Model confidence (mean pLDDT): 81 of 100. A computed fold for a 75-nucleotide RNA from a Candidatus Omnitrophota bacterium, annotated as transfer RNA.
Parts: sequence; C1' cells; structure tokens
RNA sequence: GUCCCCAUCGUCUAGCCUGGCCUAGGACACAAGCUUUUCAAGCUUGCGACUGGGGUUCAAAUCCCCAUGGGGACG
Repeated sequence: GUCCCCAUCGUCUAGCCUGGCCUAGGACACAAGCUUUUCAAGCUUGCGACUGGGGUUCAAAUCCCCAUGGGGACG
C1' cells in the first nucleotide's frame, strides 16, 4: 500500500443477510422490595447499549459512503 473481518447495556451475547412488529431481547453483575433469625438461594421490579459523521427512505442497529479503533491475509 491492497484486501478481508469485527465494533450493541458494567461484562458476554441475540437481532443486521430479508428496513417497520413488544419499550432493541436474553444471561451474569448492580440497586430496591418480598421471603428468611441472618447469609445464600428463590420471586418481583428497576438500572443500562446500537463507535462517530453524512447520505438514501415515510421510516435505519439493519442499506450506501467516509472516518476512528481492534484483529487478520498478501506484498
């Protein structure tokens, strides 16, 4: 330099190919409540995310472009 892959709650992850559905779902963690003599476990509730910018569209996590960060292949 060319090409490929990845980026979503604190962590891991589904959804992306095929745009719209319920509040972007789940597990763990955290907080509160119930339960228990206490802890743990269990139950209920809460908390919290689409890397950034632009474009297309009535509508974008999803499609297109650029950038950033990470990983890889070739030279």